This is a predicted structure of a 108-nucleotide RNA (SAM riboswitch aptamer (S box leader)) from Sphingobacterium allocomposti.
Model confidence (mean pLDDT): 79 of 100.
The model forms 94% of the base pairs in the Rfam consensus.
Taxonomically the source falls in Sphingobacterium (Bacteria, Bacteroidota, Sphingobacteriia, Sphingobacteriaceae).
[in-house]
RNA sequence: CGCUUAUAGAGAAAGGCAGAGGGAAUAGACCCGCUGAAGCCUUAGCAACCUGUCACUGGACAAGGUGCUACAUUCUACUCCAUAGCGAAGCGCGGAGAAAGAUAAGCU
Numbered sequence: 001c002g003c004u005u006a007u008a009g010a011g012a013a014a015g016g017c018a019g020a021g022g023g024a025a026u027a028g029a030c031c032c033g034c035u036g037a038a039g040c041c042u043u044a045g046c047a048a049c050c051u052g053u054c055a056c057u058g059g060a061c062a063a064g065g066u067g068c069u070a071c072a073u074u075c076u077a078c079u080c081c082a083u084a085g086c087g088a089a090g091c092g093c094g095g096a097g098a099a100a101g102a103u104a105a106g107c108u
Base pairs, nucleotide, nucleotide: 002107003106004105005104006103007102013043014042015041016040017039021032022031023030026077027076028075029074044069045068046067048066049065050064051062052061053060054059073100078097079096080095081094
């Protein structure tokens, strides 16, 4: 790299270097960015999976291993249902599934 399974509308910051992009791919949109993007380093935090402890049905705690810390996986694009309604209310999001990507654990 590949395969399998699971999860995801919640959560979580500062400093230094750096100097123009970034939000996976294709397309469209929208947003973030010299009030400093990406990347690297340090510290801190969050708690998805593994791990540990407690409990015992479907939980709590810890933060050791990965991971993560703008916007739902930023939204849409494929199928089905719904059609001025549904959704408790408010506010940017009608519902279900698939594909793709991401993360974790396991396997070859």